[in-house]
The prediction has a mean pLDDT of 80. Predicted 3D model of a 72-nucleotide RNA (transfer RNA) from Candidatus Jacksonbacteria bacterium RIFCSPHIGHO2_02_FULL_43_10. Its Rfam family is "tRNA". The source organism's lineage runs through Bacteria, Bacteria candidate phyla and Candidatus Jacksoniibacteriota. The RNAcentral record of the sequence draws on ENA.
RNA sequence: GCGCCCAUAGCUCAAUGGUAGAGCAGAUCCCUCUUAAGGAUAAGGUUGGAGGUUCGAAUCCUCCUGGGCGCA
Numbered sequence: 001g002c003g004c005c006c007a008u009a010g011c012u013c014a015a016u017g018g019u020a021g022a023g024c025a026g027a028u029c030c031c032u033c034u035u036a037a038g039g040a041u042a043a044g045g046u047u048g049g050a051g052g053u054u055c056g057a058a059u060c061c062u063c064c065u066g067g068g069c070g071c072a
Base pairs, nucleotide, nucleotide: 001071002070003069004068005067006066007065010024011023012022013021018055027041028040029039030038048064049063050062051061052060
């Protein structure tokens, strides 16, 4: 230098164009003498950034940024 893949909650990952979810972690409560374990509830998001297509984009297209792999 070229090609391919990845970027979504604090972490690990779903969601293949139509209201962004789960597990774990954290919070509150229940239980317990206390802690852990167990149970319940709620919260938590600029979907890496900018633009485009579309009635509608995490999803499709372009560029940029960061990371991984391969080739030279």
The same sequence occurs in records of 3 taxa.